[in-house]
RNA sequence: AUAGCUGUAUUGGGGUGCUUUUCCCCGUUCCGGGAAAGGCUGAGACAAGACCCAUAGAACCUGAUGCGGGUAAUGCCGCCGUAGGAAACUACAAAUUAUUUUCAA
Repeated sequence: AUAGCUGUAUUGGGGUGCUUUUCCCCGUUCCGGGAAAGGCUGAGACAAGACCCAUAGAACCUGAUGCGGGUAAUGCCGCCGUAGGAAACUACAAAUUAUUUUCAA
């Protein structure tokens, strides 16, 4: 000197399922749709102005009505995945990491 890690600010990206009860609509029953109150997992599952992520990118999407396991059920867990996409070549700050250059010993 450059780049990165961490944090902050601003800007931007993303997801919001499964299931129980009650009420309403369709309806012979079942099934389906909507609302409210609960339960499960999770950072986040009606709106939190929150949570997560921003290229060293598994936040998130496609593959996928995927495969294996498990559950009351579900991306619940794992694989898929060195797959294909995906939003800042932003600014500032402290300490530190790496590389390069110069000087001294």
Molecule: TPP riboswitch aptamer (THI element)
Organism: Ignavibacteriota bacterium